[in-house]
RNA sequence: CCGUGCUAGAUGGGGAAUUAGCGGUGCCCUGUAACCUGCAACCCGCUACAGCAGGGUCGAAUUCCUGAGCCGAGGGUAUAUCCUGUGAGGUCUGUCUGCAGUAAGUGACGUCGAAAUCUGGGUCCUGCGCAAUGAGACAUCUUGAACCGUGUCAGGUCCGGAAGGAAGCAGCACUAAGAGAUCCAUCUCAUGUGACGGAGGGAAGCCUGGAUGGAGUUAACUACUGUGGCAACGCUUGGAGGGUAUAUUCGAGGCCAGGUGCACGG
Numbered sequence: 001c002c003g004u005g006c007u008a009g010a011u012g013g014g015g016a017a018u019u020a021g022c023g024g025u026g027c028c029c030u031g032u033a034a035c036c037u038g039c040a041a042c043c044c045g046c047u048a049c050a051g052c053a054g055g056g057u058c059g060a061a062u063u064c065c066u067g068a069g070c071c072g073a074g075g076g077u078a079u080a081u082c083c084u085g086u087g088a089g090g091u092c093u094g095u096c097u098g099c100a101g102u103a104a105g106u107g108a109c110g111u112c113g114a115a116a117u118c119u120g121g122g123u124c125c126u127g128c129g130c131a132a133u134g135a136g137a138c139a140u141c142u143u144g145a146a147c148c149g150u151g152u153c154a155g156g157u158c159c160g161g162a163a164g165g166a167a168g169c170a171g172c173a174c175u176a177a178g179a180g181a182u183c184c185a186u187c188u189c190a191u192g193u194g195a196c197g198g199a200g201g202g203a204a205g206c207c208u209g210g211a212u213g214g215a216g217u218u219a220a221c222u223a224c225u226g227u228g229g230c231a232a233c234g235c236u237u238g239g240a241g242g243g244u245a246u247a248u249u250c251g252a253g254g255c256c257a258g259g260u261g262c263a264c265g266g
Base pairs, nucleotide, nucleotide: 001266002265003264004263005262006261009058010057011056012030013029014028015027020047021046022045023044024043035055036054037053038052039051064259065258066257067256069255070254071253074250075249076248077247078246079245080244081243082242083241084240086238087237088236089235092234094233096229097228098227099226100225101224102223104222105221106220107218108217109216116212117211118210119209120208121207122206123205124201125200126199128197129196130194131193132191133190134189135188136187137186139182140181141180142179143178149174150173151172152171157166158165159164
């Protein structure tokens, strides 16, 4: 160095989760030349040599073992930042908005006279008058009674010897109560009445005339101050999902480097 047979070992690995911990089934990633059967998420097996039981294959190497080595899929954690929902708050010179105040700016009024003071009148109250409106009365006209109103009473009835007399229906005329209309005027009453008259009273305010006075007044807009409101937005805060960046951690796989037993024969 070659051949044969063994043995250690290998026959996938990793992440998160779970667990006292380890491994597995399940999830995810990676990867393949990468065995089979049975067990198992309310789980299964085990205990630092940390799946168990059974069977097969490869086997000292491209496949086994090691590495504070290099690259590195993917996962975890933390921080920062951005976005999208969602719950809450009302402290915030925020946005929006109510009220009060100030009077710096704009506007309006004001030397054709502001504020202020004094004064007359009105507005207000009391009672009177006048007027208006409405109602009623009075007045005028019309109508108005089968009998129980008046007058006149045809016919008929009654009394009478007669003359004559009596009651009296219908009709006609008139009238009472009542009804309807008119209503110039008069009287009474009432009033959500009045550009009315005159008398008295008037606290405050307002309007208006006059006098004094001689430059302010107002608060519409902006601004500022105070005190409230709302919670759509900003803001604060809780929690969820997603993106990006940084740090850290685990890390499949690849590269590189190193290591690896026994027996027999040639």
Overview
The RNA shown here (Bacterial large signal recognition particle RNA) has 266 nucleotides and comes from a Syntrophomonadaceae bacterium. It matches the Rfam family "Bacterial large signal recognition particle RNA". The family's RNA type in Rfam is non-coding RNA gene. Its family is annotated with SRP-dependent cotranslational protein targeting to membrane, signal sequence recognition and signal recognition particle, plasma membrane targeting in the Gene Ontology. It is recorded under the gene name ffs. RNAcentral holds the sequence, with entries from ENA.